[in-house]
Context: one part of a larger RNA
RNA sequence: CGUUGGAGAUUUGAGGGUGAGCUGUCCUUAGUACGAGAGGACCGGGAUGGACGCACCUCUGGUGUUCCGGUUGUCACGCCAGUGGCACUGCCGGGUAGCUAUGUGCGGACGGGAUAACCGCUGAAAGCAUCUAAGCGGGAAGCCCCCCCAAGAUUAGAUCUCCCUGGGAGCUCGACUCCCCUGAAGGGCCCACGAAGACGACGUGGUUGAUAGGCUGGGUGUGUAAGCGCAGUAAUGCGUUGAGCUAACCAGUACUAAUUGCCCGUGAGG
Numbered sequence: 001c002g003u004u005g006g007a008g009a010u011u012u013g014a015g016g017g018u019g020a021g022c023u024g025u026c027c028u029u030a031g032u033a034c035g036a037g038a039g040g041a042c043c044g045g046g047a048u049g050g051a052c053g054c055a056c057c058u059c060u061g062g063u064g065u066u067c068c069g070g071u072u073g074u075c076a077c078g079c080c081a082g083u084g085g086c087a088c089u090g091c092c093g094g095g096u097a098g099c100u101a102u103g104u105g106c107g108g109a110c111g112g113g114a115u116a117a118c119c120g121c122u123g124a125a126a127g128c129a130u131c132u133a134a135g136c137g138g139g140a141a142g143c144c145c146c147c148c149c150a151a152g153a154u155u156a157g158a159u160c161u162c163c164c165u166g167g168g169a170g171c172u173c174g175a176c177u178c179c180c181c182u183g184a185a186g187g188g189c190c191c192a193c194g195a196a197g198a199c200g201a202c203g204u205g206g207u208u209g210a211u212a213g214g215c216u217g218g219g220u221g222u223g224u225a226a227g228c229g230c231a232g233u234a235a236u237g238c239g240u241u242g243a244g245c246u247a248a249c250c251a252g253u254a255c256u257a258a259u260u261g262c263c264c265g266u267g268a269g270g
Stems, first nucleotide, its partner, number of pairs: 001152001005163007015149003019146001022050007034039001052107005060101004067094005072087006112144002118138004164269001166180005171174001181267001186264004190206005211257003214253005221245002227240005
């Protein structure tokens, strides 16, 4: 820009896809059929794996330089104590969210349809025969069915809902031009953000508000803070105390910030 008024949702599926399509073992049927024996099934039923793929983070782990703790050297806060800086995050032990695989769930299928080779029924031409000429069956990991994209599918689809019902002038009389009024539904700008993201986009929210921060409560993680008391010459231990602190998590709460506004889009549709 188009899709022949505009808009918001929800969709159909023409067409397309270097989407998927794999397979083992065991049990049973059954030591049956078969076979002199040795051996040993088809068909059918069940269980459990491998590799591969998709999704996810409850579990098991990894990471986690924004959390907690231990600890060495040194400097600073006047000193003690307690803290902070630097030393690869100083080193070390753990670890929330997120991200993740080695972790978890699921998938190939089931079933149906049309077929290939092939196997048939009935059956003439051609008194027979013949699966074929008319007609009717069966039959593959293959095709359709499954998954994903998809109406620019210009053949531009469908459904639901919402919105707009003014006036005047001019000429070259047209889907013409100009002026006044009007400016809907809806969309955008802007702002607070996001398990969305290179930017656009997408999603949530914008005071009729829980969108982010803060605060409160909870969870989680660290592992018994500081101070004080007691014991010990002291290092240190014990008690107060599962204490103190706690990121990205879960709620609640308008305290802070999402202010006020502006723009586009028209007037019933050749």

A computed fold for a 270-nucleotide part of an RNA from a Gammaproteobacteria bacterium, annotated as large-subunit ribosomal RNA, domain VI. Model confidence (mean pLDDT): 90 of 100. The source organism's lineage runs through Bacteria, Pseudomonadati, Pseudomonadota and Gammaproteobacteria.